[in-house]
Context: one part of a larger RNA
Molecule: large-subunit ribosomal RNA, domain VI
Organism: groundwater metagenome
RNA sequence: CGUUGCAGACUUGAGGGGACCUCUCUCUAGUACGAGAGGAUCGAGAGGGACUGACCUCUGGUGCGCCAGUUGUCGUGCCAACGGCAAUGCUGGGUAGCUACGUCAGGUCAGGAUAAGCGCUGAAAGCAUCUAAGUGCGAAACCACCCCCAAGACCAGGUCUGCCAUCCCCCGCAAGGGGGAGUAAGGUCGCCGGUAGACCACCGGCUUGAUAGGCGGCAUGUGUAAGCGCGGUAACGCGUUCAGCUGAGCCGUACUAAUGACCGAGGC
Numbered sequence: 001c002g003u004u005g006c007a008g009a010c011u012u013g014a015g016g017g018g019a020c021c022u023c024u025c026u027c028u029a030g031u032a033c034g035a036g037a038g039g040a041u042c043g044a045g046a047g048g049g050a051c052u053g054a055c056c057u058c059u060g061g062u063g064c065g066c067c068a069g070u071u072g073u074c075g076u077g078c079c080a081a082c083g084g085c086a087a088u089g090c091u092g093g094g095u096a097g098c099u100a101c102g103u104c105a106g107g108u109c110a111g112g113a114u115a116a117g118c119g120c121u122g123a124a125a126g127c128a129u130c131u132a133a134g135u136g137c138g139a140a141a142c143c144a145c146c147c148c149c150a151a152g153a154c155c156a157g158g159u160c161u162g163c164c165a166u167c168c169c170c171c172g173c174a175a176g177g178g179g180g181a182g183u184a185a186g187g188u189c190g191c192c193g194g195u196a197g198a199c200c201a202c203c204g205g206c207u208u209g210a211u212a213g214g215c216g217g218c219a220u221g222u223g224u225a226a227g228c229g230c231g232g233u234a235a236c237g238c239g240u241u242c243a244g245c246u247g248a249g250c251c252g253u254a255c256u257a258a259u260g261a262c263c264g265a266g267g268c
Base pairs, nucleotide, nucleotide: 001152005163006162007161008160009159010158011157015149016148017147018146021049022048023047024046025045026044027043033038051106052105053104054103055102059100060099061098062097066093067092068091069090070089071086072085073084074083075082076081111143112142117137118136119135120134164267166181167180168179169178170177171176186263187262188261189260190206191205192204193203194202211257212256213255214253215252216251217250218249221245222244227240228239229238230237231236
């Protein structure tokens, strides 16, 4: 810009893409078959491999602004307590998130038309013949069934809902045509953000507010802080103390920050 007023939702599916795998065991049945050895079709069930998708409850990994331990050195005047640097100094753990080695799910079944192949009826050719007319079966391949995208599918689809019919100028005898203004429903920019994300987009919020931060409570992690007291010559131990601290998690709370601006129909 188009889709023939302007909007907000929800959709149909032309068309396109993805997927399509396979093994073992049990029963049927040691049956049919076979002298025996051996050993089924059909059908029913169980488990597995690889692959694919989703997810983080569990098991783990990671977790450089969480907690603790610890070496050297420098600093905060000193002690103590802390901070910087040394690969995150090193080491032991670890929330959210992200993840696989973890968890869940998938391929099935039934359909259509067929291939090789197997048939029925059947002439040419009194027979025979699946084929010439006609007709039935028959594959992981094909078309559907399943999942995803999808109306710029220009044959531009459908359903529901919202907004209305203002004002000015120009052309025209008129019908009507053209241009503009402020608005409606609504939208965009802006701002606070994230379940989203390279950007854009998408999604939530903007005081009629819990959107982010802060704060409070909880959860989680770490593992018993500092100070003081007691014991010990001391290193250190014990008590106060399952303490102290705690990113991303949950619930709450307007303390801080979300000021505002513009666009947008009048219906061939």